[in-house]
Molecule: c-di-GMP-I riboswitch aptamer
Organism: Clostridia bacterium
RNA sequence: GCAGUGCAAGGGUAAACCAAGCGAAAGUUUGGAGCACAAAGCUAUAGGGUCUAAGUCCGUUUUGGAUAUGACAGCCAGUUGCCAUU
Numbered sequence: 001g002c003a004g005u006g007c008a009a010g011g012g013u014a015a016a017c018c019a020a021g022c023g024a025a026a027g028u029u030u031g032g033a034g035c036a037c038a039a040a041g042c043u044a045u046a047g048g049g050u051c052u053a054a055g056u057c058c059g060u061u062u063u064g065g066a067u068a069u070g071a072c073a074g075c076c077a078g079u080u081g082c083c084a085u086u
Base pairs, nucleotide, nucleotide: 003086004085005084006083012037013036017032018031019030020029021028022027035074041079042078043077047076048075049072050071051070055067056066057065058064
């Protein structure tokens, strides 16, 4: 340096929930919290998938339906990486 593995050590992130805020919503930010995670680091027009539907279109115009340039990386995936060990 490359490939595999993850018992440790030093650490890291931070689920649900609560509070305040942003957002039409999905969701997200900050603080607390701590479920869990060897990538729970990064990547959303490189790929798949999922969620929402403001606006737009259609409609049985009343409840509806379709649609992402909105959102999700702790869904898969791509990519980078600490330490230990073989």